Context: one part of a larger RNA
RNA sequence: GAUUGAACGCUGGCGGCAUGCUUAACACAUGCAAGUCGAACGGUAACAGGCCCUUCGGGGUGCUGACGAGUGGCGGACGGGUGAGUAACGCGUAGGAAUCUGCCUAGUAGUGGGGGACAACCCGGAGAAAUCCGGGCUAAUACCGCAUACGCCCUACGGGGGAAAGCGGGGGAUCUUCGGACCUCGUGCUAUUAGAUGAGCCUGCGUCGGAUUAGCUAGUUGGUAGGGUAAAGGCCUACCAAGGCGACGAUCCGUAGCUGGUCUGAGAGGACGAUCAGCCACACUGGGACUGAGACACGGCCCAGACUCCUACGGGAGGCAGCAGUGGGGAAUAUUGCACAAUGGGCGCAAGCCUGAUGCAGCAAUGCCGCGUGUGUGAAGAAGGCCUGCGGGUUGUAAAGCACUUUCAAUUGGGAAGAAAAGUCUAGGGAUAAUACCCCUGGACCUUGACGUUACCUUUAGAAGAAGCACCGGCUAACUCCGUGCCAGCAGCCGCGGUAAUACGGAGGGUGCAAGCGUUAAUC
Numbered sequence: 001g002a003u004u005g006a007a008c009g010c011u012g013g014c015g016g017c018a019u020g021c022u023u024a025a026c027a028c029a030u031g032c033a034a035g036u037c038g039a040a041c042g043g044u045a046a047c048a049g050g051c052c053c054u055u056c057g058g059g060g061u062g063c064u065g066a067c068g069a070g071u072g073g074c075g076g077a078c079g080g081g082u083g084a085g086u087a088a089c090g091c092g093u094a095g096g097a098a099u100c101u102g103c104c105u106a107g108u109a110g111u112g113g114g115g116g117a118c119a120a121c122c123c124g125g126a127g128a129a130a131u132c133c134g135g136g137c138u139a140a141u142a143c144c145g146c147a148u149a150c151g152c153c154c155u156a157c158g159g160g161g162g163a164a165a166g167c168g169g170g171g172g173a174u175c176u177u178c179g180g181a182c183c184u185c186g187u188g189c190u191a192u193u194a195g196a197u198g199a200g201c202c203u204g205c206g207u208c209g210g211a212u213u214a215g216c217u218a219g220u221u222g223g224u225a226g227g228g229u230a231a232a233g234g235c236c237u238a239c240c241a242a243g244g245c246g247a248c249g250a251u252c253c254g255u256a257g258c259u260g261g262u263c264u265g266a267g268a269g270g271a272c273g274a275u276c277a278g279c280c281a282c283a284c285u286g287g288g289a290c291u292g293a294g295a296c297a298c299g300g301c302c303c304a305g306a307c308u309c310c311u312a313c314g315g316g317a318g319g320c321a322g323c324a325g326u327g328g329g330g331a332a333u334a335u336u337g338c339a340c341a342a343u344g345g346g347c348g349c350a351a352g353c354c355u356g357a358u359g360c361a362g363c364a365a366u367g368c369c370g371c372g373u374g375u376g377u378g379a380a381g382a383a384g385g386c387c388u389g390c391g392g393g394u395u396g397u398a399a400a401g402c403a404c405u406u407u408c409a410a411u412u413g414g415g416a417a418g419a420a421a422a423g424u425c426u427a428g429g430g431a432u433a434a435u436a437c438c439c440c441u442g443g444a445c446c447u448u449g450a451c452g453u454u455a456c457c458u459u460u461a462g463a464a465g466a467a468g469c470a471c472c473g474g475c476u477a478a479c480u481c482c483g484u485g486c487c488a489g490c491a492g493c494c495g496c497g498g499u500a501a502u503a504c505g506g507a508g509g510g511u512g513c514a515a516g517c518g519u520u521a522a523u524c
Base pairs, nucleotide, nucleotide: 001524002523003522004521006520007519008518009517010516013371014370015369016368017367018366019364020363021329026327027326028325030324031323032322035074036073037072040071041070043067044066047065048064049063050061051060052059053058081282082281083280090207091206092205093204094203095202096201099199100198104195105194106193107192108191109190110189111188112146114144115143121136122135123134124133125132126131152161153160154159166187167186168185169184170183171182174181175180208254209253210252215245216244217243220242221241222240223239224238225237226236227235257279258278259277260276261272262271263270264269284305285304286303287302288301307318308317309316310315335361337360338359339358343357344355345354346353347352374404375403376402377401384395385394386393387392408465410460413457414456418451423445424444425443426442427441428440429439430438468513469512470511471510472509473494474493475492479508480507481506482505483504489496490495
């Protein structure tokens, strides 16, 4: 000099854009943060409507819109947080072969016919509660056989094994038990092939300090056989061999998430790894598996432990390193805000619902950038202050005065863009037996904004509301007076202060930066 996620002191007008627990991975009150689908299902607790009854209080009826609880599907493995652990194939980079991959895309072949349950519900029971038990009824895209098998899997090549589910819209003939069959469109489902995406695994090289850590290792190193996994492999087991690593630093100890990058520097390098992005690890502590395409799962389960809470003492409940917020720690770090309008995600045919992701707003000069606090004129060089050699000098065109301007803030009114979709009507095309329905493309209409009293424009008034901080001995830009008297004090280094201190304290003046200025800490 540059820099910072900074803090402290003094001061503080506005705006834009960023950033904001670096400490206790300490403990957490409260609310919210993951649901959705009735176009899978049996149904109807609440609300609204229709119908029926009514003693006018109301009652009944799933019939309709809808839908609590339940069965079932998909999603809770994403998104969000933190950096404790980890010196490791964890990360970075370059390769590899023995793998899996829901949803999505393309292709091929199917989607036939049956069965028995369990919730909900009803009845009964146990318990303070959490919750649980027994009996009875019932549906399905839940569950289980049978049939079929292009391709698929196993094979000793003879053969053997294995699947499915429906739902919704529309309809001219024909049939009909009046439910529908049937046709068609859409969407599901099953098997399999390929792709895309995502993930698992292996390897070369690189990746902090300590030798006042020199030896380490028995599943250890390799082989055979078997098991296990989606998959190679001591990953595991049995047997056999005695190997494997190490001064090119093994082992041990300490420290640490890694990277893109950030800061500095002419560069080489050095230091760091906040925000943003990629990867990894973790979710009260330790362990474990279940489900699933995917987890050994932050807001799932089980066990153990510590802690907190409830209890009728028998037994139960919980996990903010999600967003806010509280206590604590600390020099120190924000609102228990608004909205799903946009972007994105989950579910759904859709409408839509959910979304503390996200978009915004609030707080903080924490940082960067921009703007303002007036402009011109004005010498009687006013008054006052300070200095003085008492003549004057300086503050100083500074002020006052005069003439203007009105950014920003205040006030009045107007006012974009962020909105494209979806929906309704309609034209053309596709599909179809079809002019229904459905899909694609176009047109018209109708609306959808948290921010928001937005940005921006405009009206009105008036210089009106807006300057401080540090320093002035040398380094280092800037000097005098008074007070003090090795005292009080200053100080980054050299050093000042013991009666004329440009170095202490005050004042006047000056210098430097400026809504900041200094100090401290830290890095180069």